[in-house]
RNA sequence: CGCAGUUAAAGCCAUCUCCGCCGUGAGGCGGAGUCGGAAAGCCACGGGUCUUAUGAAGACGGCCGGGUUGCCUGU
Numbered sequence: 001c002g003c004a005g006u007u008a009a010a011g012c013c014a015u016c017u018c019c020g021c022c023g024u025g026a027g028g029c030g031g032a033g034u035c036g037g038a039a040a041g042c043c044a045c046g047g048g049u050c051u052u053a054u055g056a057a058g059a060c061g062g063c064c065g066g067g068u069u070g071c072c073u074g075u
Stems, first nucleotide, its partner, number of pairs: 002075004012037002016033007035062001041068003045065003048060005
């Protein structure tokens, strides 16, 4: 540097439920437990889904693709 993610270790994330706060809402943030994840890190670029005070503006990266960065193990 390339390929792979069966086992193990270290660390990481958090579907869902409950509680608190924010938002009209989709949803977001924090805490506890938990399904799971090898990019379930980041970027709304293409598609998709969803929301609304209809301003075409917003939400979702744990829906797919793309871009980019990266841990561990094996080879």
c-di-GMP-I riboswitch aptamer from a Deltaproteobacteria bacterium, 75 nucleotides, folded computationally. It was read from a public genome assembly, where an Rfam model found it. The coordinates come from a structure-prediction model, not an experiment, and the mean pLDDT is 78. Its Rfam family is "c-di-GMP-I riboswitch aptamer". Gene Ontology term of the family: cyclic-di-GMP binding. About the family: GEMM was predicted in a large-scale screen for bacterial structured RNA regulatory elements.